Predicted 3D model of a 525-nucleotide part of an RNA (small-subunit ribosomal RNA, 5' domain) from an uncultured Gammaproteobacteria bacterium. The RNAcentral record of the full RNA draws on Greengenes. Its Rfam family is "Bacterial small subunit ribosomal RNA".

Context: one part of a larger RNA
RNA sequence: UGAACGCUAGCGGCAUGCCUAACACAUGCAAGUCGAACGGCAGCGCGAGGAGCUUGCUCCUUGGCGGCGAGUGGCGGACGGGUGAGUAACGCGUAGGAAUCUACCUUAUAGUGGGGGAUAACCCGGGGAAACUCGGGCUAAUACCGCAUAAUCUCUAUGGAGCAAAGGGGGGGAUCUUAGGACCUCUUGCUAUAAGAUGAGCCUGCGUCGGAUUAGCUUGUUGGUGGGGUAAAGGCCUACCAAGGCGAUGAUCCGUAGCUGGUUUGAGAAGAUGAUCAGCCACACUGGGACUGAGACACGGCCCAGACUCCUACGGGAGGCAGCAGUGGGGAAUAUUGGACAAUGGGGGAAACCCUGAUCCAGCAAUGCCGCGUGUGUGAAGAAGGCCUUCGGGUUGUAAAGCACUUUCAGUGGGGAAGAAAUACCUAUGAUUAAUACUCAUAGGAGUUGACGUUACCCACAGAAGAAGCACUGACUAACUCUGUGCCAGCAGCCGCGGUAAUACAGAGAGUGCGAGCGUUAAUC
Numbered sequence: 001u002g003a004a005c006g007c008u009a010g011c012g013g014c015a016u017g018c019c020u021a022a023c024a025c026a027u028g029c030a031a032g033u034c035g036a037a038c039g040g041c042a043g044c045g046c047g048a049g050g051a052g053c054u055u056g057c058u059c060c061u062u063g064g065c066g067g068c069g070a071g072u073g074g075c076g077g078a079c080g081g082g083u084g085a086g087u088a089a090c091g092c093g094u095a096g097g098a099a100u101c102u103a104c105c106u107u108a109u110a111g112u113g114g115g116g117g118a119u120a121a122c123c124c125g126g127g128g129a130a131a132c133u134c135g136g137g138c139u140a141a142u143a144c145c146g147c148a149u150a151a152u153c154u155c156u157a158u159g160g161a162g163c164a165a166a167g168g169g170g171g172g173g174a175u176c177u178u179a180g181g182a183c184c185u186c187u188u189g190c191u192a193u194a195a196g197a198u199g200a201g202c203c204u205g206c207g208u209c210g211g212a213u214u215a216g217c218u219u220g221u222u223g224g225u226g227g228g229g230u231a232a233a234g235g236c237c238u239a240c241c242a243a244g245g246c247g248a249u250g251a252u253c254c255g256u257a258g259c260u261g262g263u264u265u266g267a268g269a270a271g272a273u274g275a276u277c278a279g280c281c282a283c284a285c286u287g288g289g290a291c292u293g294a295g296a297c298a299c300g301g302c303c304c305a306g307a308c309u310c311c312u313a314c315g316g317g318a319g320g321c322a323g324c325a326g327u328g329g330g331g332a333a334u335a336u337u338g339g340a341c342a343a344u345g346g347g348g349g350a351a352a353c354c355c356u357g358a359u360c361c362a363g364c365a366a367u368g369c370c371g372c373g374u375g376u377g378u379g380a381a382g383a384a385g386g387c388c389u390u391c392g393g394g395u396u397g398u399a400a401a402g403c404a405c406u407u408u409c410a411g412u413g414g415g416g417a418a419g420a421a422a423u424a425c426c427u428a429u430g431a432u433u434a435a436u437a438c439u440c441a442u443a444g445g446a447g448u449u450g451a452c453g454u455u456a457c458c459c460a461c462a463g464a465a466g467a468a469g470c471a472c473u474g475a476c477u478a479a480c481u482c483u484g485u486g487c488c489a490g491c492a493g494c495c496g497c498g499g500u501a502a503u504a505c506a507g508a509g510a511g512u513g514c515g516a517g518c519g520u521u522a523a524u525c
Stems, first nucleotide, its partner, number of pairs: 001522001003521005010372006016365002018330001023328003027325003032075003037072002040068002044066003047062007082283003091208007100200002105196008113147001115145002122137006153162003167188006175182002209255003216246003221243008258280004262273004285306005308319004336362001338361003344358001345356004375405004385396004409466001411461005419452001425445007469514005474495001476493001480509005490497002
């Protein structure tokens, strides 16, 4: 150190966890949402009507209401999440630049008039094993298309020409009314233009691994003109013309590699490295292509080709975990097919709310760092036992026992924060308005919402009670004796030990070091 292996193992906090096969993947989930855009009504609930009766149930009808499967339409699926295969490159880092676009958001100005034709759903019919698909008929829109209007927009020969839109929701006193509404007002959309913010595209200077046992490379190649193309400069593409352009200051070729902030080692210089976190880039079974769109040449979209897997009625179809879990395989080696949207954030929605394997949490692993514990005081007859012995004793050793205490942590039982801020609701004031409706802003009020969670933390209870190992002891290097073995068995990082008294092998006793770890291996400074 993202480690692995061996022996051992009490607790907690915070981190981290496929470095190998960008190998193949069963199963579930990971991107939806809006009925306040639309026609509708399959299902559920309510209401109304009818029928049957067993008198409170069953059946039928009815978009009238709550709502809503499927469908049209809008916004979002270009974010978030993963991986590092490719890439030695304007890819990245840094400093600049001009010829560009930018949905949602903010600011400002102006507009939002009047028409039309379709089409899904639905109904009818047909084909197919399926995936799905074809024909006929009806219908709506914030879907689609003309017309009108038109400048600070676009084009221009400076005369002029051209280009847009869509409605939805709340409330309402007069007036009109075909009794639907018109009309007024608020709000939210829509259209055009200008500006901002944000994001993105493009260009350039400098920096960015190894090899010369790679020395020459290049024909859209280098430059110009005309044309095309793009949001935009440009051989970006094309026709013609010229013959240029790069290179020992290392071109070309080969190998290797995502880059950076950082991380690590070091006094520094510098070396090594690029897990987690953050920024950028690239990729999404392999290769190619475009469509839609503000934005993609699009991980969970489309088309073609290929390999592989699956279904098939053999005609034809379906699929893509380098999302989160999980499986097989590879490997020394790397976790749960868990909970919740409570918080933070994202998408949709006026909102309620829905979705969110982002995220927040929990589970597993001594993988790492940090903290705590495994008791404390006293206790010499220096007990017994072990080991050594010169047989006197020494040592283990205050160590144990004994006595007196404590109860962290674990255990059991109670209590118990913070993470929650609000939206929506009510009241008041102000703005708006014809209006005391509605709506918006501000202030106040009451109440709701916790996955984690048997949370953190606190209190009580019992009892030393449940909790120590690993490596080493020849020198380097802290720590020595005995027994066994006899160049055997073995040790070993280096020097080297072992051939009969081995402090170096094996065991024992004793000691040294570190300690819930200790050693070994691998790698780096």